[in-house]
Context: one part of a larger RNA
Molecule: large-subunit ribosomal RNA, domain VI
Organism: Dehalococcoidia bacterium
RNA sequence: CGCCCAGAGAUUUGAGGAGGCCUUUCCCUAGUACGAGAGGAUCGGGAAGGACAGACCAAUGGUGUACCAGUUGUUCUGCCAAGGGCAUUGCUGGGUAGCCAAGUCUGGUUCGGAUAAGCACUGAAAGCAUCUAAGUGCGAAACCGGCUCCAAGAUUAGAUCUCUCACCCUUCCUUCGGGAGGGGGUAAGACCGCAGGUAGACUACCUGCUUGAUAGGCCACAGGUGUAAGCAUGGCAACAUGUUCAGCUGAGUGGUACUAAUGGUCGAGGG
Numbered sequence: 001c002g003c004c005c006a007g008a009g010a011u012u013u014g015a016g017g018a019g020g021c022c023u024u025u026c027c028c029u030a031g032u033a034c035g036a037g038a039g040g041a042u043c044g045g046g047a048a049g050g051a052c053a054g055a056c057c058a059a060u061g062g063u064g065u066a067c068c069a070g071u072u073g074u075u076c077u078g079c080c081a082a083g084g085g086c087a088u089u090g091c092u093g094g095g096u097a098g099c100c101a102a103g104u105c106u107g108g109u110u111c112g113g114a115u116a117a118g119c120a121c122u123g124a125a126a127g128c129a130u131c132u133a134a135g136u137g138c139g140a141a142a143c144c145g146g147c148u149c150c151a152a153g154a155u156u157a158g159a160u161c162u163c164u165c166a167c168c169c170u171u172c173c174u175u176c177g178g179g180a181g182g183g184g185g186u187a188a189g190a191c192c193g194c195a196g197g198u199a200g201a202c203u204a205c206c207u208g209c210u211u212g213a214u215a216g217g218c219c220a221c222a223g224g225u226g227u228a229a230g231c232a233u234g235g236c237a238a239c240a241u242g243u244u245c246a247g248c249u250g251a252g253u254g255g256u257a258c259u260a261a262u263g264g265u266c267g268a269g270g271g
Stems, first nucleotide, its partner, number of pairs: 001153001006164007016150004022050007034039001052107005060101004067094005072087006111145003118138004167184007189266004193209005214260003217256005223249003230243005
C1' cells in the first nucleotide's frame, strides 16, 4: 500500500506449506504346532531398552571472573591489628539466580480411506474351466488423512465478538432532499517518549507510566559461606576458647512510593 470501504481492539477458520513417521532385546502363549531328532514357530499379549526429537530445572550434578571463606609473595593505608591493589579470578575449598546435561518428563502409537505385489468371490467371451473382460471383497513401514508447527498478500484478501460515537469551520456541484471533497479539535484506540524484562543482535514481543510495585533503594525472609571485627580469658608463643548456628551476602521471594517512570503526536463523522 492492499483487503475493509466510519474509526478501532481482540479471538479465530484453514486453502496451502513444513515437520514427524524409527528400531532392538527379553518374557508369556509354549518347549506348544511342526519335526525321527537336532531344533523350533505363525497369530496374539506384555516388559525393558537404543538412537533421535521436544520441553524443563523440583531432585542429581556442571558452570557460576560482581557471593563467602582459607592461603602464598609483594606493595600501600605511619606502626600493631585490620584491610585495599597486583600476581591467570594469584592459588585453593564451597556456592544463589540464570544457563546447561551426563539429569527429569514427554513423543513415534491406536485408527480411517484408496491401493501395490499377492489372495479371493461371482462370472462370461469359450455350454467346461478361469481372480477379469462387466461387477465385488481383502491386502504393506510406501500414498491420502489422522498428530505437531506456520498460515487470509488464500488479490477468491474469509469469519465471530467487543469498544467509540454522531462535533466545528469551509470549497464545488445540486433536481434544494442532498452528493463529492478540504481543514481543525477530539472519542475508542494507536504511536513516539520514559521505567523495565518472562523478550531480544537491531527491530519485534511482553509488563508498567503516580488512579503506579516497572526498575533502583530500604525492610523482612529464603538460599550460600561457615562462626566476622573488637574485647575478654588461657598459653612463653604459634594459637585456642567465649561473646557467636556469628558476620558478610549478585541475580531469588514477599512487602514498602524513599528515588526515577515528566510528557508529546496522531486518530471517525459513513448509511